c-di-GMP-I-GGC riboswitch aptamer from Paenibacillus sabinae, 102 nucleotides, folded computationally. The source organism's lineage runs through Bacteria, Bacillota, Bacilli, Caryophanales and Paenibacillus.

RNA sequence: UGUGACAAAGGCAAACUUGUCGAAAGGCAAGGACGCAAAGCCAUAGGGCCUUCUUCGUUCCCCGUCAUGCGGAGGGCGAAGGUGGCAGCCGUGCUGCCGGAA
Repeated sequence: UGUGACAAAGGCAAACUUGUCGAAAGGCAAGGACGCAAAGCCAUAGGGCCUUCUUCGUUCCCCGUCAUGCGGAGGGCGAAGGUGGCAGCCGUGCUGCCGGAA
């Protein structure tokens, strides 16, 4: 500089439960361990995903109407923009324990 053992000493803590903050995603604390060689830090490398709001679109749902047309508010879906979030989604950068094999 690299690298990851049926090594050693340790570390972190998913889902879930309880409490709490939040509109929500999600955060914090306690319990709990699915797993992790960076599951340490960073959301101002970058990508991706989630929440929520606005606008636009829609051959979907609903209502009205004589009507296959038209109109209406809301829901769903899609796009763009804004707010917030996820680092245990990939990944950049920085830091870090141990020392067998290559």